Source information
Predicted 3D model of a 482-nucleotide part of an RNA (small-subunit ribosomal RNA, 3' major domain) from an uncultured bacterium.
Context: one part of a larger RNA
Order: sequence, then C1' cells, then structure tokens
RNA sequence: UGACGGGGACCCGCACAAGCGGUGGAGCAUGUGGAUUAAUUCGAUAAUAACCGAAGAACCUUACCCAGGUUUGACAUUGAGGGACAGGUGUAGAGAUACACCCUUCCAUCCACAAGAUGGACCCGAAAACAUCUGUUGCAUGGCUGUCGUCAGCUCGUGCCGUGAGGUGUUUGGUUAAGUCCAGCAACGAGCGCAACCCUCGUCCUAUGUUGCCAUAGAGUAAUUUCUGGAACUCAUAGGAGACUGCCGGUGUAAGCCGGAGGAAGGUGAGGAUGAUGUCAAGUCAGCAUGGCGAUUACGCCUGGGGCUUCACACAUGCUACAAUGCGUGCAACAAAGGGUCGCAAAGCCGUGAGGCCUAGCUAAUCCCAAAAAUACACGCCCAGUUCAGAUUGUAGUCUGCAACUCGACUACAUGAAGGCGGAAUCGCUAGUAAACGCAGGUCAGCUAUACUGCGUUGAAUACGUUCCCGGGUCUUGUACA
Repeated sequence: UGACGGGGACCCGCACAAGCGGUGGAGCAUGUGGAUUAAUUCGAUAAUAACCGAAGAACCUUACCCAGGUUUGACAUUGAGGGACAGGUGUAGAGAUACACCCUUCCAUCCACAAGAUGGACCCGAAAACAUCUGUUGCAUGGCUGUCGUCAGCUCGUGCCGUGAGGUGUUUGGUUAAGUCCAGCAACGAGCGCAACCCUCGUCCUAUGUUGCCAUAGAGUAAUUUCUGGAACUCAUAGGAGACUGCCGGUGUAAGCCGGAGGAAGGUGAGGAUGAUGUCAAGUCAGCAUGGCGAUUACGCCUGGGGCUUCACACAUGCUACAAUGCGUGCAACAAAGGGUCGCAAAGCCGUGAGGCCUAGCUAAUCCCAAAAAUACACGCCCAGUUCAGAUUGUAGUCUGCAACUCGACUACAUGAAGGCGGAAUCGCUAGUAAACGCAGGUCAGCUAUACUGCGUUGAAUACGUUCCCGGGUCUUGUACA
C1' cells in the first nucleotide's frame, strides 16, 4: 500500500421487511449429469453452465459410428500437353462412381473468304511444388463476450511531505442517483468514468396531404368514404417549441432541501442505447483470424445407411393443470407491431376437420396473412376425479418433402393416466410494473416453438422501516497474510 475480520461508524440496492404471483409435489416439453451404445460428435459446469453455442439434427446440416470408394485431392496458385464448356441416353452399382453412345465446338485481334497464328475466359490434365485438418494448446494469442456493475469509482502533471515503499490531491463538514455540487483544507489544475449530447414515448405549433382521414356540402346504395369534393380532425413524414429548481414561500454561509403555482409533463418526465481503471491465467483455437506442435494412401476428401431422438435414475428451465373469479355452447365488440412475388392469398365450391379445387388482388399506409384473445350478453353444468384435467394408446386421414420405419407436424373418432394447490427450501416483481390475455416475427421445404425477440389488451397490492440475511461504496481499526 492492499487483502481479510463471526471489528467499528456512515450510506445504498426488490438485499431484507410489507405485498402479489410462482418454483420445489403431478403429467408433458426442452437442456444437463449419469448409465447405455458401433456411435449416442464437440464445447459451456458456483454466483457468471444446464430452451446455453443451436434464429429451427428425417437426408443435408454433421463435426460421431459402420460400410463402400479416393489420393495433387471437394477448393487455390504454377503446370508439359490437349480441348470450348455444358447437356442427354443406356448399362453396372446402395450411391459415390465407372464404362459406352449421342449431341455440341466460345470470344477478341491479324485475316476479303477459307486455312492458320496470337491472346483471353473456361474445361480436362502427367510429374512436382502444394492443398487440406470442426486435429492439439483459450495456460502462446488477436478479436469478441460474461461478471463485479450503470457500482462511483480509477488515475495523471506540477507542487508539498517522507531516507524509501509511498502519501497528499481523492481526506473533513454538508449535499446528491453520482469523486453531483458547495464550503473548508499544501495543495493547484487535468484526464478516463457520472451527467449531457443520440433514439423511442408523452403536449403543442408549422409545412405537406396519397395508398391514409371524413367535420361541413352534394350524389348514390340494402349497407360500406362508394363517388364528387374537402385540408378541419385522426394519422403519416419532416422541422421547430417546451422543463431550466426558471417563478413564489420557507430553510440554509452555499450547494441544496421542503411546500406551492402554472403546466401535457417537475425536480434524472418514462424507457432504451451507452459499461471507466481493472478482477476471475473466467469463456471461446468449433464463428472468424492466428503462433507453436501434430496428421499427410489419412486425423484429408466423396458417398449410402445409422447416430446426435437410447432410458432404472438425478438436477435445471418452462408449458398445462388440479377447477365455479370456473368449464362448455351460441352470439356481439375493441388492438398494436410485423411479414408477403421461388411469396401472402380474398371471395366461391367440396370436405365433420386437417385440408383440397379454382383463381381475384397485391413488389403493399392500396391487396393478403387476419379470426385478436381474455371481455360483454344468453343458455347449460352444481362441487363430483366431474361437462375439471388432458397424458397415453388404437383406428382412419391431411400436408411438406427424393424419402416421414428408426425420427415430422396437424386432423377426426375412440381411449381418458397422474393430478384435490404441493415438505425442507427457493425465485421474480415498486406502475401502465406484477399478474392474466392473445398477436406477430426471425430461423424455416416441413417441424419437435410450451423456446427466443418484439407488440399491444385487461390491470392490481404493498413499502412502517434499515435490527437482521446477501451484495456493494466511503472512512477507520486489528492482523503470525501478500
């Protein structure tokens, strides 16, 4: 100087408390461990691994296993020599591939044409250089990331103090979300952080009105901005205004704090992006890049099939429930944000349905996906393992796709398991939040999505307080630690 303390003082955080809803019990989904296996590819493992890499494993992916092939190689550069390339058919084969036949004969310049020459792109190709490696080392690395932590800290120049390590500044008294600001002080200044500058939302103004809008005025319809028209409103897209403790009162040396007015918004208005010096030899050589080491007729490459989907069990994250604030049937209403031409697909017809047939419109503020759902109203159920719950299984189908056996999703009928609100323990959340409800998207032929990323709809309870648990910050103290 740090680190540590079941030392002290002060302060903060959904840290506790006060509340609301869960997890832990059940079934299923997904991931992990373990076991199994020819293989069940690899990585991630306290917080900071375990719906994580993977925004989608039937083949492919794919790295694993078995089998069949191949050796200048699937790919790049050089390459003697040869030729346009491509394409089609047949035979053998599981295919990769091998063989045979058919078809075809690039472009530019020189050149009248033809023949020929040169160059370029592309293809085949002996030999050799080399390619290749998801092989190893994340404890050789870059880059990127997690975490403490959006915590308020981390430092420097000059000066001063100390033999020196170092200290001071950065401590102290107030204050703040904040090393934020003020006062004081052997310090005076400065940098990286904080804040602000950026984006979205909330109010108003101006401009512009199509594909959006429809108040006023016509026309028309069974009805609908449908048409004429309008530029008000909503909305869209730009540009501005607005909030600064600015004003008033109280308090204080000041910074500030408390109350009030006006205001759409009040003291950081709400949310996002933004992550200092560093810590964990944290994670990643399998995203990529890369040093060293290793393989090179194989640890490379191609192909068929299998596996990553196994299952006594254990753990983690979720979904669905156990019902009456409910379930079922009918009928009526109200969103936002997205996606769409190898696509989204209306209406009509067929089918109980998944879906099929047919095609209008749309490269989209125009058309489509599209039905929002919880909710309201009406009726039924009457507390039961039930008209709760839906696992499991059987049969028959639909769709995608060369192909649904291993191993897809969905539909109909039948079947109708556990489950009576869950021990010890444990998690999230302070407001348009929790909880509940649906919608969309990416990946994607299809899908294991109950995941993830967004969007809106309905919409609470509670916070006395900081003694205690956890984590963190500042000062101080002890130390046989560095």
The coordinates come from a structure-prediction model, not an experiment, and the mean pLDDT is 82. RNAcentral holds the full RNA, with entries from ENA and SILVA. It matches the Rfam family "Bacterial small subunit ribosomal RNA".